[in-house]
RNA sequence: ACCGACAAAGGCAAACUACUCGAAAGGGUAGGACGCAAAGUCACCGACCUACAGCCUCUGGGCCAGGGUAGCGGGAUUACCGAAG
Numbered sequence: 001a002c003c004g005a006c007a008a009a010g011g012c013a014a015a016c017u018a019c020u021c022g023a024a025a026g027g028g029u030a031g032g033a034c035g036c037a038a039a040g041u042c043a044c045c046g047a048c049c050u051a052c053a054g055c056c057u058c059u060g061g062g063c064c065a066g067g068g069u070a071g072c073g074g075g076a077u078u079a080c081c082g083a084a085g
Stems, first nucleotide, its partner, number of pairs: 002085001003082002011036002016031006034071001040077003044074003047069004054063003
């Protein structure tokens, strides 16, 4: 350095509920724990979700600037602990 113990000390917190921000997706805070060895951070690539505005429209909708998911995968970057290998 890789790696990741039925190790130790700690950490985070899904669903759901309340309040709140947002047009929405979704976010924040509190409660709550399904899980997580980067479930710390970053939308760079892919994927997915959304679509107020804009464009198109046969008025059903379509496309999309933009927004979002880091707990979808990859990548980048930083970090606690130390058995075996």

c-di-GMP-I-GGC riboswitch aptamer from Desulfobacca sp., 85 nucleotides, folded computationally. The sequence was found by an Rfam model in a public genome assembly. Its Rfam family is "c-di-GMP-I-GGC riboswitch aptamer". A reference for the family is Weinberg et al. (2017), "Bioinformatic analysis of riboswitch structures uncovers variant classes with altered ligand specificity", Proc Natl Acad Sci U S A.